[in-house]
RNA sequence: AUUUUAUCCAGAAAGGUUGAGGGAACAGGCCCGUCGACACCUUAGCAACCGGAGAAAACUCACGGUGCUACCUCCUGCCCGAUCCAGCAUCGGGAAAGAUAAGAA
Numbered sequence: 001a002u003u004u005u006a007u008c009c010a011g012a013a014a015g016g017u018u019g020a021g022g023g024a025a026c027a028g029g030c031c032c033g034u035c036g037a038c039a040c041c042u043u044a045g046c047a048a049c050c051g052g053a054g055a056a057a058a059c060u061c062a063c064g065g066u067g068c069u070a071c072c073u074c075c076u077g078c079c080c081g082a083u084c085c086a087g088c089a090u091c092g093g094g095a096a097a098g099a100u101a102a103g104a105a
Stems, first nucleotide, its partner, number of pairs: 002104007013043005021032003026077004044069003049065003052061003073097001078094006084087001
């Protein structure tokens, strides 16, 4: 890197370093950011996906492996349906893409 399954409207920030971009990519929008974002480090926290413990189930526990800690995966983009204000509008469902976990060849 490919692929399968599950989940994605909940939750959880302080300090230090650095210094201009960042919210995956493209486009449109909306935001965050020199009152220091993003990233990295430390500490803290959130969270039961896997392991483990609690005899089993249910459930509980952050002990081990991950993950996460602005905005619904920040929103929309493609397809279907509903509605009326008829707009590439709103709402609902699905797909695609992405993220995370556990597995497979």
Predicted 3D model of a 105-nucleotide RNA (SAM riboswitch aptamer (S box leader)) from a Fidelibacterota bacterium. It was read from a public genome assembly, where an Rfam model found it. Of the family's consensus pairs, 94% are formed in the model. Its Rfam family is "SAM riboswitch aptamer (S box leader)". From the family's description: The SAM riboswitch is found upstream of a number of genes which code for proteins involved in methionine or cysteine biosynthesis in Gram-positive bacteria. The prediction has a mean pLDDT of 86.